[in-house]
RNA sequence: GGCUGGGUAGCUCAAUGGUAGAGCGGCAGACUCAUAAGCUGUAGGUUGUGGGUUCGAAUCCCACCCCAGCCA
Numbered sequence: 001g002g003c004u005g006g007g008u009a010g011c012u013c014a015a016u017g018g019u020a021g022a023g024c025g026g027c028a029g030a031c032u033c034a035u036a037a038g039c040u041g042u043a044g045g046u047u048g049u050g051g052g053u054u055c056g057a058a059u060c061c062c063a064c065c066c067c068a069g070c071c072a
Stems, first nucleotide, its partner, number of pairs: 001071007010024004018055001026042004048064005
């Protein structure tokens, strides 16, 4: 330098054009003599950046940045 895959909540990952979710973690409540586990509730997101297409984009297109792998 070329090619492929990936970047979404604190972490691990979903969501194949129509209100962005789950598990774990956090916080609160209840339970308990108390703690943990289990239970109930709750907060947390410019979807890597900037453009384009569309009535509508995490999703499609273009450029760039970052990570991993392969080739040279």